Overview: Predicted 3D model of a 72-nucleotide RNA (transfer RNA) from Candidatus Termititenax dinenymphae. Rfam family: tRNA. It is annotated as a transfer RNA. NCBI's taxonomy places the organism under Bacteria, Candidatus Margulisiibacteriota, Candidatus Termititenacia, Candidatus Termititenacales, Candidatus Termititenax. The RNAcentral record of the sequence draws on ENA and Rfam. The prediction has a mean pLDDT of 81. RNAcentral records the identical sequence in 2 taxa.
């Protein structure tokens, strides 16, 4: 240089072009307890960045950035 895969809630992870963008942990609050802890309820909180296509894009396509793996 050249191919190739990856980028979603704080964190790990799910979505076959029509999902309310789901879980789990963790965070707040309530329950519960004499207090912690466990348990249980309830909320919070995400599609790397810009363009394309498309009646609609997390999801196809093109650039960019980041990360990683191969190879001269």
């Nucleotide at each position: 240089g050249g191919c190739c895969u990856c980028a979603u809630c704080g964190u790990c992870u799910a979505a076959u072009g029509g999902u309310u963008a789901g879980g789990a942990c963790g965070c707040g609050a309530g329950a519960u307890u004499c207090u912690c802890a466990a348990u249980c309820u309830c909320g919070c909180a995400a599609u790397a960045g810009g363009g394309g296509u498309u009646c609609g894009a997390u999801u196809c396509c093109c650039c960019u950035u980041g990360a990683g793996g191969c190879u001269g």